[in-house]
RNA sequence: GCGGGAAUAGCUCAGUUGGUAGAGCAUAACCUUGCCAUGGUUAGGGUCGCGAGUUCGAACCUUGUUUCCCGCU
Numbered sequence: 001g002c003g004g005g006a007a008u009a010g011c012u013c014a015g016u017u018g019g020u021a022g023a024g025c026a027u028a029a030c031c032u033u034g035c036c037a038u039g040g041u042u043a044g045g046g047u048c049g050c051g052a053g054u055u056c057g058a059a060c061c062u063u064g065u066u067u068c069c070c071g072c073u
Base pairs, nucleotide, nucleotide: 001072002071003070004069005068006067007066010025011024012023013022019056027043028042029041030040031039049065050064051063052062053061
């Protein structure tokens, strides 16, 4: 230099033919217990790596770019 893949909640990940973004764990409160643990209920937490474009509407399509991984030269 060329090609491919990844980036979504604090962490690990899901999210198909574009239609208001979810799970588990973790965190907080409450219930349960003499206390802890376990268990249960509820809540908070995201502009989907960063821009631009297409569209009535984009995590998803197009494009530029950043970081990481793999391969080729």